[in-house]
Parts: sequence; structure tokens; C1' cells
RNA sequence: AAUGAUAAAGCCAAACCUGCCGUGAGGCAGGGACGGAAAGUCGCGGGUCUCCACUAAAAAGAUAGCCGGACUGCCAUUG
Repeated sequence: AAUGAUAAAGCCAAACCUGCCGUGAGGCAGGGACGGAAAGUCGCGGGUCUCCACUAAAAAGAUAGCCGGACUGCCAUUG
């Protein structure tokens, strides 16, 4: 530097359940594992979703486990 194996030290943890926060999408903590080679970080582009009785969604938000991009990193193999 390239690649990502039925390997692998270690890592993360979907659905669901409980508690707390939020109008909400959703978030945090504990349990739990469907999965992940960036499922680490960043809302930069696109998408999707939310927005306080209802419809809409300008503003404002959510989603990094939807895709792309940027930055960083573990292990293994090859050079």
C1' cells in the first nucleotide's frame, strides 16, 4: 500500500423487554443478539422519518445499523 477469508485477539449490538429523557422521529442506561471489517467519528450531498388537536412542512430536528463522501482505527493475508 492492496485485499477482507467459513480465520482471528479484542470490539460494537438489530428486534424485543425494563427504566429515564423528548410533542415526536428518536436518545441514554441495563438486559438481549439479528447482524457488522469501520455497525468508530463527522449531518457535508442525497434518501427516509419527526415536528406540540388535525393536514402541510418553511424553520427546527432524527437517522452514521439507508447510500455516498471526509477523517481516524483493530486484526489477518499479500506485496
c-di-GMP-I-GGC riboswitch aptamer from a Desulfococcaceae bacterium, 79 nucleotides, folded computationally. The sequence was found by an Rfam model in a public genome assembly. Its mean pLDDT, the model's own confidence on a scale to 100, is 83. NCBI's taxonomy places the organism under Bacteria, Pseudomonadati, Thermodesulfobacteriota, Desulfobacteria, Desulfococcaceae.